[in-house]
Molecule: SAM riboswitch aptamer (S box leader)
RNA sequence: AGCUUAUUAAGAGUGACUGAGGGAAUUGGCCCUGUGAAGUCCGGCAACCUGCAUAAAUGUAAGGUGCUAAAUCCAACGGUAAAACCGAAAGAUAAGUU
Numbered sequence: 001a002g003c004u005u006a007u008u009a010a011g012a013g014u015g016a017c018u019g020a021g022g023g024a025a026u027u028g029g030c031c032c033u034g035u036g037a038a039g040u041c042c043g044g045c046a047a048c049c050u051g052c053a054u055a056a057a058u059g060u061a062a063g064g065u066g067c068u069a070a071a072u073c074c075a076a077c078g079g080u081a082a083a084a085c086c087g088a089a090a091g092a093u094a095a096g097u098u
Stems, first nucleotide, its partner, number of pairs: 001098008013042001015041003021032003026076004043068003048064003051060003072090001077087004
């Protein structure tokens, strides 16, 4: 890097450092942001894998990841009369595999 499977409306900061952008990419919207963006550290959340307890259901949170504004912020493709809903695609994360 490709493939498979599962999940993707829940949850998580009055902290420290720093200092201008950020919300994956494109287009269009809509937002967040010097009352501090992104990043780093600390804290926290979750429970996919491992561990531990258990007959199991399940629990726990030590280890490996992940996450910590808004549904994956919304739309883009398809269905229905549709503003709405459902599905797909793409993305993200985990586990497995080539």